[in-house]
RNA sequence: GCGGGUGUAGUUCACUGGUAGAAUGACUCCCUUCCAAGGAGUAGAAGAGGGUUCGAUUCCCUUCACCCGCU
Numbered sequence: 001g002c003g004g005g006u007g008u009a010g011u012u013c014a015c016u017g018g019u020a021g022a023a024u025g026a027c028u029c030c031c032u033u034c035c036a037a038g039g040a041g042u043a044g045a046a047g048a049g050g051g052u053u054c055g056a057u058u059c060c061c062u063u064c065a066c067c068c069g070c071u
Stems, first nucleotide, its partner, number of pairs: 001070007010024004018054001026042005047063005
């Protein structure tokens, strides 16, 4: 330099044009003499920018980070 892949909540993973979900973690409450465990609830995410579309995490382009291969 060229090609391919991955990027979603603090973390690990789903979903793939039509309100983005789970586990775990965080916080609040209940329970308990206290802690742990358990129960209920709350907040929290589509790497960035642009395009197509009535509508984009999803399709297209550019770019960033990481991984793999070729040279």
The RNA shown here (transfer RNA) has 71 nucleotides and comes from Candidatus Pacebacteria bacterium CG_4_10_14_0_8_um_filter_42_14.
Model confidence (mean pLDDT): 82 of 100.
The sequence was found in a public genome assembly.